[in-house]
Description
Predicted 3D model of RNase P RNA and transfer RNA as a complex of 504 nucleotides. Its mean pLDDT, the model's own confidence on a scale to 100, is 77. Rfam match: Bacterial RNase P class A. Gene Ontology terms of the family: dimeric ribonuclease P complex, ribonuclease P activity and tRNA processing. The family's RNA type in Rfam is ribozyme.
RNA sequence: GGAGCCGGCCGGGCGGCCGCGGCCCCGGGCGACCGGGGUCGAGGAAAGUCCGGCCUCCGCAGGGCAGGGUGCUGGCUAACGGCCAGUCGGGGCGACCCGCAGGAAAGUGCCACAGAGAACAGACCGCCGCCUCGCCGCUCGCGGCGAGCACGCGCCGGGGCCCGUCGAGGGUCCAGCGCCCGCGGCAAGGGUGAAACGGUGCGGUAAGAGCGCACCAGCGGCCGGGUGACCGGUCGGCUCGGCAAACCCCACCCGGAGCAAGGCCAAGUUGGGGACGUACGGCCCGCCGCCAGGCGGGCCGAGGAGACCGGCCCGGUCGAGUCCCCUGGUAGGCCGCACGAGGCCGGUGGCGACACCGGUCCCAGAUGGAUGGCCGCCUCCCCCCGGGGACACCGGGGGAGACAGAAGCCGGCUUACAGGCCGGCUCCUUCU
RNA sequence: GGGCCCGUAGCUCAGUGGUAGAGCAGGGGACUCAUAAUCCUUAGGUCGCAGGUUCGAUCCCUGCCGGGCCCA
Repeated sequence: GGAGCCGGCCGGGCGGCCGCGGCCCCGGGCGACCGGGGUCGAGGAAAGUCCGGCCUCCGCAGGGCAGGGUGCUGGCUAACGGCCAGUCGGGGCGACCCGCAGGAAAGUGCCACAGAGAACAGACCGCCGCCUCGCCGCUCGCGGCGAGCACGCGCCGGGGCCCGUCGAGGGUCCAGCGCCCGCGGCAAGGGUGAAACGGUGCGGUAAGAGCGCACCAGCGGCCGGGUGACCGGUCGGCUCGGCAAACCCCACCCGGAGCAAGGCCAAGUUGGGGACGUACGGCCCGCCGCCAGGCGGGCCGAGGAGACCGGCCCGGUCGAGUCCCCUGGUAGGCCGCACGAGGCCGGUGGCGACACCGGUCCCAGAUGGAUGGCCGCCUCCCCCCGGGGACACCGGGGGAGACAGAAGCCGGCUUACAGGCCGGCUCCUUCU
Repeated sequence: GGGCCCGUAGCUCAGUGGUAGAGCAGGGGACUCAUAAUCCUUAGGUCGCAGGUUCGAUCCCUGCCGGGCCCA
């Protein structure tokens, strides 16, 4: 100088003007409210709602089944699928990163295509022995070399064609299956595949093979270390496919619903009870009726609880219902709802997550939902112009500053994010 | 605040471990005087995105993105 890895943090600052929400104080107003002042006012993710809890109501003796979730080990935590530390496996030269990482020797299932054979498998080419045949050699005992080819037969159903007037039937061809093509051994080599029943080498054998041996991998027993996952050593017999993010088995965990939870106050209305009052007389009209009479309407008069004329009396107007108590709870309002697994600082213990102790602080609570806008200066980044040797530096001008926004709260995870700061580490190159 | 489902060709949908299809639409040809219909032929795919399990993923698992429905 270049390339990279990990961890932590910030996520513009100051001033002026205007504006918004909560609370408190002062002044004015009967009140609704108005004016002034003070104070507080989004995030690292407030988001997605993927987990876990607090809280509230309902349910619940205890146990089990079903269902769901988690899945290496130890720890942290209120709890978790989170975090820390480690083990194992994989990736990277490395710093470091990634892993739903229990059981396939309990059972079931799957492993396409290719290939002879795909799970206690298999023999296509091939290797070897015996047998038969042919040839050659011969010391007539035998030895060597080569070959074991094709065809054929049968079967039942299917398809095509032909014969048959139709039909029954027959013939032929095609593909299929079975038998035969001498008997047996082997699984090393070739070949197929993602995977071929341990790998490499030596011995061994007719040819071969864990058949034997050495090393390696795997499994099991023992010993040692570790709380444990696991690691190291030694011995044994030889060997056992993969998939459980397939069913399943094993271990552990889980009651349901959710702040529209839930509680309080309570118009109107419903239901129950009570108090006061009207429901009187005359005339006319209409309807029903055999009559008696009944119903409805209008006018006049009397009597009237109560209402209105801003509080009371007088007075006036209206007037058939008015008022009170209880009940449950709708509209509506209030609480839940902001002191909490809380923030900051310091100390102690621990590798760490974290725990404990001391001090200090109070820090949003809306309900159509408040934290915004404009201007100036500064900081940071980019571009242009001028000076300058210059991408340093100086001056001027212009532009950009994200993702996003509480709604009961908290702990995590995941996702989005302009730009910037700090710390630690690795690799390469160059110089000393 | 709870619960469920979908995303595959231009459109509507199949396919649920083994080389991705159908209908309509599109291109070319035939028929026709011409068009339609019909027939023949043909092109077209990040299976929403990313990561993982597996020999192999549209399918199984996880996380995102987009859309729809239901209940209170």